Two RNAs folded together computationally: RNase P RNA and transfer RNA, 414 nucleotides in total.

């Protein structure tokens, strides 16, 4: 310098007039604050309401390698095995296939009660024919061919012809030793070992798991119209389905009527920065510093001037701690390969 | 702001791991004086979309786009 790779900040600024929302005050006006990294998907998780007790089990559900963090999580950090890259890095949905039941469609001889399409040998007959060519009987699975996979690969030897039939190596198995909290990692030793795959197929095994959600849930005001039927203590309720328990004395369906008002939840929080230790880190812990939008038919607009990187994605509605997407442009650190120069 | 569910020929649905179906429409012959019906062939599909499991996905599983119901 060119390419890649992680990882932060920002995401238009500044002056003036008018104008808008919430709150203080010495109140007909003055002072302060005033949308986001995603405010979006509604994908997890909570915290906060209600449901009498969320109490036992089943059924269902969700997560899955190991140690951590965290209020919890399907989320983060850290390493472990796998895979892609030269690398820096990224990725993984990552417990079990010997509990057990299932599937592998067509091709192909044959996908499990394993097998012989083409071959190969070896013994016997026949052919004008040593080589060839056909039967028939044995042996055989190394070689070809199908197929996503073909019953351990790969070299040697060895056999009539071949096979773990010998032998080293690789794969796989059990046991031992050493490192490591652990998941794993190294060694060396013995064993020819024999169908294999798939569990984001059902399953099995660990851990976790009441619903429903601010339109939850509560006060005030204000109106209006009740009426038909079901079951009925051996019955019905009590916020996912089903039993047990416990606790209420009613409940449940149909068709009709008023009301849509006002306040409260509603914003000081697992709070934001900033140090300093402590951990590799996630993050905890002392401290010292600030108060940062509460609308409710829905607040932050408009004009004018300058500057500039010339402007994307896109607007709070109970808060929060992730996760997924979408997003012009700028600016910073660190790392990796290549080239050059000194 | 929550909370549920659809998305397959031109329309309306089924397909819940191995081959893309049915009805209506449409196009052609056939029948009739001629039309409807009726009969026989046929055409018509990026299975919303992008990734992943798996040998193989309309079907499973992850996010993304469109469209519908509900709550005082």
């Nucleotide at each position: 310098g060119u390419g890649g790779g992680a990882g932060g900040c920002u995401g238009g600024a500044u002056g003036g007039c008018u104008g808008c929302u919430u709150c203080g005050c010495u109140c007909a006006g003055c002072g302060a604050a005033g949308a986001g990294g995603a405010a979006a998907g509604u994908c997890c998780g909570a915290a906060c309401u209600c449901c009498a007790c969320a109490g036992g089990g089943c059924a269902g559900a969700a997560u899955g390698c190991u140690g951590g963090a965290u209020a919890a999580c399907g989320u983060c950090c850290a390493g472990g095995c796998g895979g892609g890259g030269c690398a820096a890095c990224c990725c993984g949905a990552c417990g079990g296939a010997a509990a057990g039941u299932g599937c592998c469609a067509c091709a192909g001889a044959a996908a499990a009660u394993a097998u012989a399409c083409c071959g190969c040998c070896a013994g016997c007959c026949g052919g004008u024919g040593u080589u060839c060519c056909g039967g028939c009987u044995g042996g055989u699975a190394a070689g070809g061919g199908u197929g996503a996979a073909a019953u351990g690969g790969c070299g040697a030897g060895g056999u009539a012809a071949g096979a773990g039939c010998u032998c080293a190596c690789c794969g796989c198995g059990a046991a031992c030793c050493g490192g490591g909290c652990g998941a794993c990692c190294g060694g060396g030793u013995c064993g020819g070992c024999a169908g294999g795959g798939u569990a984001a197929a059902c399953c099995c095994c660990a851990u976790u798991c009441g619903g429903a959600g601010c339109a939850a849930g509560g006060c005030c005001a204000a109106a209006u119209a009740g009426g038909a039927g079901a079951c009925a203590a051996c019955a019905g309720g009590a916020c996912g389905g089903c039993c047990c328990g416990u606790c209420c004395u009613g409940u449940c369906u149909c068709g009709g009527g008023u009301u849509a008002g006002g306040c409260c939840g509603c914003a000081u929080g697992a709070g934001c920065g900033g140090u300093a230790c402590a951990g590799u880190a996630a993050u905890g812990u002392a401290c010292c510093c600030c108060c940062c939008a509460g609308a409710u038919g829905a607040a932050u607009a408009g004009c004018c001037g300058u500057c500039c990187u010339c402007g994307a994605c896109a607007g709070a509605a109970u808060u929060c701690g992730g996760c997924u997407u979408a997003c012009a442009g700028g600016c910073c650190u660190c790392c990796c390969a290549c080239u050059u120069u000194u | 702001g929550g909370g549920c569910g659809a998305u397959u020929a031109a329309c309306u649905c089924a397909g819940u791991g191995g081959g893309a179906g049915a009805g209506u429409g449409c196009u052609a012959c056939c029948u009739u004086c001629a039309c409807a019906c009726g009969g026989u062939a046929g055409a018509a599909g990026u299975c919303a979309c992008u990734g992943g499991u798996u040998c193989g996905a309309a079907u499973c599983c992850a996010g993304u786009a469109u469209c519908g119901c509900c709550c005082a």
Rfam match: Bacterial RNase P class A. The family's RNA type in Rfam is ribozyme. Its family is annotated with ribonuclease P activity, dimeric ribonuclease P complex and tRNA processing in the Gene Ontology.